Predicted 3D model of an 81-nucleotide RNA (c-di-GMP-I riboswitch aptamer) from a soil metagenome.
RNA sequence: GACAAGGGCAAACCUGCCGUAAGGCAGGGACGCAAAGCCGACGGGUCUCCGCUGAUAAGCCGAGACGGCCGGGCCGCCGAA
Numbered sequence: 001g002a003c004a005a006g007g008g009c010a011a012a013c014c015u016g017c018c019g020u021a022a023g024g025c026a027g028g029g030a031c032g033c034a035a036a037g038c039c040g041a042c043g044g045g046u047c048u049c050c051g052c053u054g055a056u057a058a059g060c061c062g063a064g065a066c067g068g069c070c071g072g073g074c075c076g077c078c079g080a081a
Stems, first nucleotide, its partner, number of pairs: 001078001008033002013028006031068001037074003042071003045066005051060003
């Protein structure tokens, strides 16, 4: 980061499995992505659950989830302006 080339990944949804849940895995499927590759043992944010306080709303605490929420770190294909 281009009306380039070779390609890559795979949202929602459906099916099956795991999980209390958020969510994850596999198959199908493509909304999109120049890092939508990896890192949750770096910072923030969102979500779930247990317990406690409370009339409710909500608050506190601990555990967990999300990298396709962001910052950041590491690695990577091609080579026009």
RNAcentral holds the sequence, with entries from MGnify. The prediction has a mean pLDDT of 86. It matches the Rfam family "c-di-GMP-I riboswitch aptamer". Gene Ontology term of the family: cyclic-di-GMP binding.